A computed fold for a 248-nucleotide part of an RNA from Natronoarchaeum mannanilyticum, annotated as large-subunit ribosomal RNA, domain VI. Its mean pLDDT, the model's own confidence on a scale to 100, is 83. It matches the Rfam family "Archaeal large subunit ribosomal RNA". The RNAcentral record of the full RNA draws on ENA.
Context: one part of a larger RNA
RNA sequence: UGUUUACGGAACCUGCCGGGAACGUUCGUAUAGUACGAGAGGAACUACGAAUGGGUGCCACUGGUGUAUCGGCUGUCCGCAAGGGCACGCGCCGAGCAGCCACGCACCACGGGGUAACGGCUGAACGCAUCUAAGCCGGAAACCCACCUGAAAACGAGGUUCCACUGAUCGGCUUGUAGAAGACAAGCUCGAUAGACUCGGGAUGUACGCGUCGAGGCAACGAGACGUUGAGUCCGCGAGCACUAAUC
Numbered sequence: 001u002g003u004u005u006a007c008g009g010a011a012c013c014u015g016c017c018g019g020g021a022a023c024g025u026u027c028g029u030a031u032a033g034u035a036c037g038a039g040a041g042g043a044a045c046u047a048c049g050a051a052u053g054g055g056u057g058c059c060a061c062u063g064g065u066g067u068a069u070c071g072g073c074u075g076u077c078c079g080c081a082a083g084g085g086c087a088c089g090c091g092c093c094g095a096g097c098a099g100c101c102a103c104g105c106a107c108c109a110c111g112g113g114g115u116a117a118c119g120g121c122u123g124a125a126c127g128c129a130u131c132u133a134a135g136c137c138g139g140a141a142a143c144c145c146a147c148c149u150g151a152a153a154a155c156g157a158g159g160u161u162c163c164a165c166u167g168a169u170c171g172g173c174u175u176g177u178a179g180a181a182g183a184c185a186a187g188c189u190c191g192a193u194a195g196a197c198u199c200g201g202g203a204u205g206u207a208c209g210c211g212u213c214g215a216g217g218c219a220a221c222g223a224g225a226c227g228u229u230g231a232g233u234c235c236g237c238g239a240g241c242a243c244u245a246a247u248c
Base pairs, nucleotide, nucleotide: 008163009162010161011160012159013158017150018149019148020147023053024052025051026050027049028048029047030046036041054108055107056106057105058104062102063101064100065099069095070094071093072092073091074087075086076085077084078083097236111145112144113143118138119137120136121135171248172188173187174186175185176184193245194244195243197240198239199238200237201235202234203233204232209228210227211226212225213224216221
C1' cells in the first nucleotide's frame, strides 16, 4: 500500500499454507524361573519406575560470576592522623545482594487415520486352486493428524461482537514485565510511573573519635586488645508515602 467501485476504529477469533526432532537410547521391577526345553538353560506382549543424550523454560534451593558493595594488606603520594589517588584498564587478597547463568530445578504422552514390504478373507478369469482381476481385513521408529509455534497479502485478501459518524489516534513526558532503531508494555495529578525519604529485607563484619589495658622504653612513644558497637558503610530488591518530576 492492498484487503471498498466507496468510506472510521477497538477487542476477540478461524486456520489455507508453513516451521519443530522434541524426542532418541538403555536399564530395572512385575510378568517369571513362567512359556519353551529331557536337562542345561531361558524369553515376550503389557504396566510401572529410573538413567543417559537432546530440546524448551526458570532462578525458591545448590553452585558460578558478580570492574554495585563491604572488609583486610603492600608500595608510593597528598606534611602527620582521618579520608583518599595510583599500582593496565578491579593494585593484590577475603566475602558478596540483585541480575545473568549451570554444575541447580521443572516439563518434553497416549491415541486416531491412510499405507509399504508382508500376512490374510471372499473370489472368478480357468466348474479345481488362487491375497486380486471387482471387493474387503490387518500391517512400520516412516507419512497425515494429535502436541508446540508463525500465520487473512489465503487476490476466494476470512469471521464474530462492540463503539462512533466525531475529538480521534499520534506526538510529548515519567518509566520497564520490553528493547539494535522502530515496536511493545505500565503510567501522566481523577496519579504510586520514576526519583527522594521512611520502614522492611539484604551485603560486609564491629567505623571515626574517646576511655581502659598494653610487650618494651629514662621519657617521648607504642603494634595491638577490650568497651562504646551486630557497629559503621552500602543496596540495580519490596512496601508505604505526592516531597520532586510525569506541566502539556